This is a predicted structure of a 535-nucleotide part of an RNA (large-subunit ribosomal RNA, domain I) from an uncultured Flavobacteriaceae bacterium. It was read from a public genome assembly.
Context: one part of a larger RNA
C1' cells in the first nucleotide's frame, strides 16, 4: 500500500405517508367605511418571548337557542380554579371595543403634542371627565342629508409607451397592449332605427357558432382583417322636450282696462302606414309595474339513524377460518396490519331563530287606449352640412361612403330632412340634433358542497412548520432555510465510568431502542475497524 468481504462511522438520496398547494365543478355572496373601514401601533394570560383570541368590560361580558361533561386556545408543566344551580363548546343577536389610520379641533418625524366650546367635580383652578368643533356638494342662511377611504378579478372612460417583427428601418407592426388617471355595479358596456338589406324581406341591444382567413386592406411587405346572411342564448319595451289649456312669478310699458316679453309649476303629448296639439264623435274598457301582508319554501348550531360472533397468528385483528346479519346506508375517515354490521358518519326522515325568496287572492298607489277631419300650429340650431387640421370604423387619403371634433363658417321644417360606400337619377328605407331599459355576456378578493389519467417536503403557493417571517437593502424592493420517534410517551426510575447539567455503559419500558427525542425508511460519496488474497 491496493483489491474483496464483513461490521460501523457519515450522510441524507430513495420508499411510504400528509398536515398543504393547483386547477375546475356546482351553488351562494358580490362589497366594507365618519354608527370610523381596510391595514396598523400597543396592551389584556397565576407564571406568557411567539402565533391565535380579545380591548382598560381587554384568550373575554349579556342574552336567546343548541348540547350534556368536562373545562381554563397553539401548549403536553407547576400552582390555582370553573363547571349537572347545566360549564367549555357550537350558532344567532348584542355590550364593550385604548391609540393611529379617509382621520376629520389645531398641529405633526402615523400610533404622538397642544387646543377652543358646553357641562359637572365647583364656591375657585396653569385640573380631571364626558361630549363636541374638518372640508367639499345640497341649502338664500340655520339646519338637514350626502361624499371622502379601501378592496382580487371583470366593465366603462380619459391619457398612452417601447422592445419586439418587418429578418435593417422610416409608413405599417407590437397595440389602443402595458403602465398612469377617473368612474360605477354585481355585473358594467349597449339598446328600441335618420338600421340594415335590394326588386324579396328583416325588425332594440348582447353573447356563441358559422360565413371566414373569405370581401377587403396592406413600404400590396410584414402583417391586418370585416360585413350581409344563416344556426343558437335571451327576449321588452319605454319616458321626456315643443304645439295647446290652467295657476303663480318678474321685468318693459300704459291711456291704469290691458299689451309685450320671460320664468316656474301641473295638465296634456312623444311618432314614419307619420304623429301630436286642435274640432267632432265614442267609452271608463284593457293590459300591468311598484310597495304592504300572507300561505308557502328556504334557513345556523342540531336531533333520530340499521346491521358480528367465535377460532386461530399475531405487540395489537380490521387479516385468514367458520358461521351470521343489515342495506332507500357496500361514500369517506378514524380505530394497535386491510372493518357495510366498533367509533364518527353515510342513505333517509325531522327540527327551529334572525335572515331569505315569495304564488294566488287581498289592501295601498301609480301607469296605459279609440275613430274621422285636416286651414292652422308643433315635432330637439351655432345643430345637420360645408373648408381646413385630425381621430375612429378590418378599411394607411384612397374613387372613399359613414361617425366623432380642433377651427372658420352655416341650412330646411313634413310639398320637410338623412341613408342606400365618390356623385347624380329613379326606387327602397328611415326620422338626426334629449333620456330610461331587465335578460342572455364578463370576473372571482370570499363562503358551502363536490371532483381530479394534478403535486406528494429541491415537487405543489415564494410560505404544509411563529411565512412575506428570519435575512439583505437608506430606500424602492429582494426573500429563504425549515414536515414524519412510538399504537400508546410507557419520554429510560435506579447504578456505575466521567470534571461534567457533556458522553457513554448497564437496569428498566416497549413487537421493535441500529424507533431514544441529533429520533420511520437510511443509497452513493468520504472515513474506520477485522479476516482474506496479492506485491
Nucleotide at each position: 500500500a491496493g483489491c474483496g468481504c464483513a461490521u460501523g462511522g457519515g450522510g441524507a438520496a430513495u420508499g411510504c405517508c400528509u398536515a398543504g398547494g393547483c386547477u375546475c365543478u356546482c351553488a351562494g355572496a358580490g362589497g366594507c367605511g365618519a354608527u370610523g373601514a381596510a391595514g396598523g401601533a400597543c396592551g389584556c394570560g397565576a407564571u406568557a418571548a411567539g402565533c391565535u383570541g380579545c380591548g382598560a368590560u381587554a384568550a373575554g361580558c349579556u342574552g336567546c337557542g343548541g348540547g350534556g361533561a368536562u373545562u381554563g386556545g397553539c401548549a403536553c408543566a407547576u400552582a390555582c380554579g370553573a363547571a349537572u344551580u347545566g360549564a367549555u363548546c357550537c350558532g344567532c343577536a348584542g355590550a364593550u371595543g385604548u391609540c393611529c389610520g379617509a382621520a376629520u379641533g389645531g398641529g405633526g418625524c402615523a400610533a404622538c403634542c397642544c387646543a377652543g366650546c358646553a357641562u359637572g367635580u365647583u364656591g375657585a383652578a396653569g385640573a380631571c371627565a364626558u361630549g363636541u368643533u374638518a372640508c367639499c356638494u345640497u341649502g338664500a342662511a340655520a339646519a338637514u342629508a350626502g361624499g371622502a377611504g379601501c378592496g382580487a378579478a371583470c366593465c366603462c372612460g380619459g391619457a398612452g409607451a417601447a422592445c419586439u417583427g418587418a429578418a435593417a428601418c422610416a409608413u405599417c407592426u407590437a397595440a389602443g397592449u402595458a403602465c398612469c388617471c377617473g368612474g360605477a355595479g354585481g355585473a358594467g358596456a349597449a339598446g328600441a332605427a335618420a338600421a340594415c338589406a335590394a326588386a324579396a324581406g328583416u325588425g332594440a341591444u348582447u353573447c356563441c357558432g358559422u360565413a371566414a382567413g373569405u370581401a377587403g386592406u396592406g413600404g400590396c411587405g410584414a402583417g391586418c382583417g370585416a360585413a350581409c346572411g344563416c344556426g343558437g342564448a335571451u327576449u321588452a319595451g319605454c319616458c321626456c322636450a315643443a304645439a295647446c289649456c290652467a295657476g303663480a312669478g318678474u321685468u318693459g310699458u300704459u291711456a291704469c282696462g290691458g299689451c309685450a316679453a320671460u320664468u316656474c309649476u301641473g295638465g296634456g303629448g312623444u311618432u314614419g302606414u307619420a304623429g301630436g296639439a286642435c274640432c267632432a264623435c265614442g267609452a271608463u274598457a284593457u293590459u300591468u309595474g311598484a310597495u304592504c301582508a300572507u300561505a308557502g319554501u328556504u334557513g345556523a348550531a342540531u336531533u333520530a339513524g340499521a346491521a358480528c360472533g367465535c377460532u386461530u397468528u399475531g405487540g395489537a385483528a380490521a387479516g385468514a377460518g367458520c358461521g351470521a346479519c343489515c342495506a332507500u346506508a357496500g361514500a369517506g375517515g378514524g380505530u394497535g396490519a386491510u372493518a357495510g354490521u366498533c367509533c364518527c358518519g353515510u342513505a333517509u326522515a325531522g327540527g327551529u331563530a334572525a335572515g331569505g325568496c315569495g304564488a294566488a287572492c287581498g289592501a295601498u298607489u301609480g301607469a296605459u287606449a279609440g275613430u274621422g277631419g285636416u286651414a292652422u300650429c308643433c315635432u330637439g340650431a351655432g345643430u345637420a352640412g360645408u373648408g381646413c387640421g385630425g381621430g375612429g370604423c378590418a378599411c394607411g387619403u384612397g374613387a372613399a361612403a359613414c361617425c366623432c371634433u380642433g377651427u372658420a363658417u352655416g341650412a330646411a321644417u313634413u310639398u320637410g330632412g338623412c341613408g342606400g360606400g365618390a356623385c347624380c337619377a329613379u326606387c327602397c328605407g328611415u326620422u338626426a340634433a334629449g333620456g330610461c331599459u331587465a335578460a342572455a355576456u364578463a370576473c372571482u378578493c370570499c363562503u358551502g358542497a363536490g371532483a381530479g389519467a394534478c403535486c406528494g417536503a429541491u415537487a405543489g403557493u415564494g410560505a404544509a412548520c411563529u411565512a412575506g417571517u428570519a435575512c439583505c437593502g437608506u430606500g424602492a424592493g429582494g426573500g429563504a432555510a425549515a414536515g414524519g420517534u412510538g399504537a400508546a410517551a410507557a419520554g429510560a426510575a435506579c447504578c456505575c465510568u466521567g470534571a461534567a447539567u457533556a458522553a457513554g455503559g448497564g437496569a428498566g419500558u416497549g413487537a421493535a431502542a441500529u424507533a431514544g427525542a441529533a429520533c420511520c425508511u437510511g443509497a452513493a460519496a468520504c472515513c474506520a475497524u477485522g479476516c482474506g488474497c496479492u506485491u
Source information: The coordinates come from a structure-prediction model, not an experiment, and the mean pLDDT is 81.